Model confidence (mean pLDDT): 83 of 100. The part of an RNA shown here (small-subunit ribosomal RNA, 5' domain) has 544 nucleotides and comes from a wastewater metagenome. The full RNA is in RNAcentral, with records from SILVA.
Context: one part of a larger RNA
RNA sequence: GGACGAACGCUGGCGGCGUGCCUAACACAUGCAAGUCGAACGGAGAAUUUUAUUUCGGUAGAAUUCUUAGUGGCGAACGGGUGAGUAACGCGUAGGCAACCUGCCCUCUAGACGGGGACAACAUUCCGAAAGGAGUGCUAAUACCGGAUGUGAUCAUCGUGCCGCAUGGCAGGAUGAAGAAAGAUGGCCUCUACAAGUAAGCUAUCGCUAAAGGAUGGGCCUGCGUCUGAUUAGCUAGUUGGUAGUGUAACGGACUACCAAGGCGAUGAUCAGUAGCCGGUCUGAGAGGAUGAACGGCCACAUUGGGACUGAGACACGGCCCAAACUCCUACGGGAGGCAGCAGUGGGGAAUCUUCCGCAAUGGACGAAAGUCUGACGGAGCAACGCCGCGUGAGUGAUGAAGGAUUUCGGUCUGUAAAGCUCUGUUGUUUAUGACGAACGUGCAGUGUGUGAACAAUGCAUUGCAAUGACGGUAGUAAACGAGGAAGCCACGGCUAACUACGUGCCAGCAGCCGCGGUAAUACGUAGGUGGCGAGCGUUGUCC
Numbered sequence: 001g002g003a004c005g006a007a008c009g010c011u012g013g014c015g016g017c018g019u020g021c022c023u024a025a026c027a028c029a030u031g032c033a034a035g036u037c038g039a040a041c042g043g044a045g046a047a048u049u050u051u052a053u054u055u056c057g058g059u060a061g062a063a064u065u066c067u068u069a070g071u072g073g074c075g076a077a078c079g080g081g082u083g084a085g086u087a088a089c090g091c092g093u094a095g096g097c098a099a100c101c102u103g104c105c106c107u108c109u110a111g112a113c114g115g116g117g118a119c120a121a122c123a124u125u126c127c128g129a130a131a132g133g134a135g136u137g138c139u140a141a142u143a144c145c146g147g148a149u150g151u152g153a154u155c156a157u158c159g160u161g162c163c164g165c166a167u168g169g170c171a172g173g174a175u176g177a178a179g180a181a182a183g184a185u186g187g188c189c190u191c192u193a194c195a196a197g198u199a200a201g202c203u204a205u206c207g208c209u210a211a212a213g214g215a216u217g218g219g220c221c222u223g224c225g226u227c228u229g230a231u232u233a234g235c236u237a238g239u240u241g242g243u244a245g246u247g248u249a250a251c252g253g254a255c256u257a258c259c260a261a262g263g264c265g266a267u268g269a270u271c272a273g274u275a276g277c278c279g280g281u282c283u284g285a286g287a288g289g290a291u292g293a294a295c296g297g298c299c300a301c302a303u304u305g306g307g308a309c310u311g312a313g314a315c316a317c318g319g320c321c322c323a324a325a326c327u328c329c330u331a332c333g334g335g336a337g338g339c340a341g342c343a344g345u346g347g348g349g350a351a352u353c354u355u356c357c358g359c360a361a362u363g364g365a366c367g368a369a370a371g372u373c374u375g376a377c378g379g380a381g382c383a384a385c386g387c388c389g390c391g392u393g394a395g396u397g398a399u400g401a402a403g404g405a406u407u408u409c410g411g412u413c414u415g416u417a418a419a420g421c422u423c424u425g426u427u428g429u430u431u432a433u434g435a436c437g438a439a440c441g442u443g444c445a446g447u448g449u450g451u452g453a454a455c456a457a458u459g460c461a462u463u464g465c466a467a468u469g470a471c472g473g474u475a476g477u478a479a480a481c482g483a484g485g486a487a488g489c490c491a492c493g494g495c496u497a498a499c500u501a502c503g504u505g506c507c508a509g510c511a512g513c514c515g516c517g518g519u520a521a522u523a524c525g526u527a528g529g530u531g532g533c534g535a536g537c538g539u540u541g542u543c544c
Base pairs, nucleotide, nucleotide: 001544002543003542004541006540007539008538009537010536013390014389015388016387017386018385019383020382021348026346027345028344030343031342032341035074036073037072040071041070043068044067045066046065047064048063049062050061051060052059053058081301082300083299090226091225092224093223094222095221096220097219100218101217105214106213107212109210110209111208113147115145116144122137123136124135125134126133127132154177155176156175157174158173160171161170162169163168183206184205185204186203187202188201192199193198194197227273228272229271234264235263236262239261240260241259242258243257244256245255246254276298277297278296279295280291281290282289283288303324304323305322306321307320326337327336328335329334354380356379357378358377362376363374364373365372366371393423394422395421396420403414404413405412406411427485428481429480430479431478432477433476437471442466443465444464445463446462447461448460449459450458451457488533489532490531491530492529493514494513495512499528500527501526502525503524509516510515
């Protein structure tokens, strides 16, 4: 000199863009943060229309619409937070898998036949203070379970061709084995059935099953790199290797049995300390040094420790079980909880914000869609915390006014500074107007085209119209008023730009270093003046 997630002191007008618990991975009141689908399913409730009956109170049935506890599907493994642990294939980089998996998505092949029995909800009887639980009875499904079929895939046996990088890999063929599936909605009468317009038929869309390929996402392995300490020198029994097995999506002492006695280490093993890693960031001419806030990638964690279940994916932040600590409820028998999500509270601390608005945009989950949910996100609020920009007026104005300071008493400085005169209107106040972000999606209408028997329906493309804004009556624009409302902080002995007066008298005090102060202090305190920076200035801390 530069930099900062800064703090402190004094001061403080505005805007834009960013940033904001670095400490206690301390404890948490309250609200919200993951739901959605009735076009998978049976109920329940409400409304409307309607039929029958009626003792005019109702009762029973049908249709349509809406709401939904439950069964079921998908999601909840993403998104969001934190950095405790970790010196490790954790991360970075470059490779490998002939040792692997992959829901949703895309392409393609083949299929979807025919049955069954339950369990919730519901009704009812009970237990319990509660949380909750038990029994009996009924019921649907894209829930569950058999049977059939078996393109292909898998396994076993036989056999062929090609190839490689060691184990081996790939593509055909034959025989055998086990093993799949689910429907929903709209429309129609071409086919089938009944012979009317209806569905068990046809058709469109969305789904379902098996398989192949792709894409995406993951899993595993390896070379190299990755802090300090030798006042840590030896460490290791599943340890190192083999055989056989178990287990896994998959290789492997990952695990088990047996066998062998190996394996690592001064090129630093082991142990101890510290630490998430990187892209980057800061500094520096560079080499390098320091660092890892925000943003992006990876990893790890979710009160502490352990475990599995479900699932394509978790050993799962707002799931389950066990143990522990803590908090809360209790009828003392037993239960409930987990903010390192967004706000917010207490505590700790030098120190770090609103219990805000909205799903309008972007993205995500579900849904055919309308749409619902979304503290992701978009915004607003607070804070000079940072960077950038603007303003606090401009021109003229000598009698060098007054005041203040100083003086050698002549004067000098403040100083064109002020006043005065002439202007401007950034900003400010008031009034009026008022956006972009929003149409590629959606709805309606039309056109073309694919499927289709079809002029129905539906998919795709396209045209027109319409609706949709949290921010926000915000930004912007126009007019009026009016210099009006807007400057401080530090320093002035040398380093280092900037000096005098008074007070004090080795006192009070200053100080980054040298050093000032003991009666003429340019170094302390105050005043005038001056210098520097300026909505900031200075101090402290840390890094280069």